This is a predicted structure of a 350-nucleotide part of an RNA (small-subunit ribosomal RNA, central domain) from a metagenome. Rfam family: Bacterial small subunit ribosomal RNA. The full RNA is in RNAcentral, with records from SILVA.
[in-house]
Context: one part of a larger RNA
RNA sequence: CUGGGCGUAAAGGGCGCGUAGGCGGCAGGGCAAGUCAGGUGUGAAAUUCUACUGCUUAACGGUAUGGAUUGCACUUGAAACUGCUCAGCUCGAGCACAGGAGAGGAGAGUGGAAUUCCCAGUGGAGCGGUGGAAUGCGUAGAUAUUGGGAAGAACACCGGUGGCGAAGGCGACUCUCUGGACUGAUGCUGACGCUAAUGCGCGAAAGCUAGGGGAGCAAACAGGAUUAGAUACCCUGGUAGUCCUAGCCGUAAACGUUGGAUAUUAGGUGUUGGAGACAUUAGAUCUUCAGCGCCGCAGCUAACGCACUAAAUAUCCCGCCUGGGGAGUACGGCCGCAAGGUUGAAACUC
Repeated sequence: CUGGGCGUAAAGGGCGCGUAGGCGGCAGGGCAAGUCAGGUGUGAAAUUCUACUGCUUAACGGUAUGGAUUGCACUUGAAACUGCUCAGCUCGAGCACAGGAGAGGAGAGUGGAAUUCCCAGUGGAGCGGUGGAAUGCGUAGAUAUUGGGAAGAACACCGGUGGCGAAGGCGACUCUCUGGACUGAUGCUGACGCUAAUGCGCGAAAGCUAGGGGAGCAAACAGGAUUAGAUACCCUGGUAGUCCUAGCCGUAAACGUUGGAUAUUAGGUGUUGGAGACAUUAGAUCUUCAGCGCCGCAGCUAACGCACUAAAUAUCCCGCCUGGGGAGUACGGCCGCAAGGUUGAAACUC
C1' cells in the first nucleotide's frame, strides 16, 4: 500500500460553522472529456511463454510472419452511464403565513426559606462533637429562645428513564433583547443538497492574570482522636478556591465509551409537544407528525447484547486503529503568563 476494522478486544475527532475537495434528485436536447468498439503507427534486442530443433541428455543455444509487451499517440465511430452545456420539473433543500411547547442564550430587576455574623431582651450552666472521646466554644453569660439588622451564596416543594440545547450544559419570579426545533394549510424559489481536510468559533471542573466580593463549604495547613505507625479515613478549626467583572487556559469516564446524512425493514406498550377524525361538552377511542423510554421479530453480533433513537440492509463523506511495555514519554515545531496543551518517535525489551 492492499485488506480488515472502530458499543465492551487497538480504534469515532469534545461539539458546531464552514473553505477546498469528494459525492449528489426527476425528465429532455446538444457536445464527446471519461467510457466502449474498429483501424493505423509505435511499443528495439536480449529475457519470459508456445511449437519445432542443435550440442549423447540437461543446463545452454538456434528457428518462427509465433505469442506477449496488458501501454501510448493519431484516426473513424457509438451515446447507455459519468462529465460539460442549454432549456425545464418538484418529491430533496429553503422561504413566506398561522399556531402552541420549552431549566435554549444574554442583560436588568425582585422575592422567600435557610446559614453565619452583629445589636437588644429572657435565662443561668453547660454547649458542641463521636463508635466512644478529646481538641473547641461558654459565668467577660455560650447553647436555647424572642425581636431587630447585615452579608453572601444557592433556589426546597412542583420535578417526572419530563423539557430545551450542537456539545459543554441549562432549574425561584418578572421584564427586555435573542437563537433553534415542532405542527398545520396553502403559496413561492427551483437541486439552491450531503459531508467536510486546512481554518474559525464554542467548550465542565480545576488552574492562571487584574480588580472586586467572601455567608456557607473547603484543597493546603494546625490541633484532637484512631493506630504498631496514620503525612489518611472520624472530629474541632481553617487559607487559597468556590461567587462577580474582564482576559487566559482548551482539557475530562467531554460516555450512548456508538461521527454525520439519506432511504428501506414485524409488532406491543408508556410518556412529552402538536394536528386531525368520530362523537360532539369533556373524557375515552382511532389516525398522523416530531421527540424521549421500555419490551420484542427478522437480521446482525465472539458473546453480552442491538433491534425504525440499529450495533439490521445499502449509498456518500470525514476522523481514527494496525501486538504489550518503553510512551502520550524524548526531540523539534506551534500555542500558553505559567501550569501545561497539541503534533508525536526511536533504541531497548517481552